[in-house]
């Protein structure tokens, strides 16, 4: 310098146009003599940034940012 992939909750990730979700973690409650386990509920997200397409964008297009890998 060229190319590919990734970026979503505290962590690991799903979701590929129409409501943002799961597991683990955190908090509260139930259960217990107490703890663990189990069960129930809750909090927690400007979906990396901006622009475009669309009635509608995490999702499609473009540019930028960060990271990983390949080639030179």
């Nucleotide at each position: 310098a060229g190319g590919a992939c990734u970026g979503u909750a505290g962590c690991u990730c799903a979701g590929c146009g129409g409501c943002a979700g799961a597991g683990c973690g955190u908090u509260u409650c139930u259960c217990u003599g107490a703890u663990a386990a189990a069960g129930a509920a809750a909090a927690g997200g400007u979906c990396g940034a901006a622009a475009g397409u669309u009635c509608a964008a995490c999702u499609c297009u473009u540019u930028c940012c960060a990271g990983u890998c390949c080639u030179a």

The RNA shown here (transfer RNA) has 72 nucleotides and comes from a Thermoproteota archaeon. Lineage of the source: Archaea > Thermoproteati > Thermoproteota. Model confidence (mean pLDDT): 82 of 100. RNAcentral holds the sequence, with entries from ENA. Rfam family: tRNA. From the family's description: Transfer RNA (tRNA) molecules are approximately 80 nucleotides in length. By type it is a transfer RNA.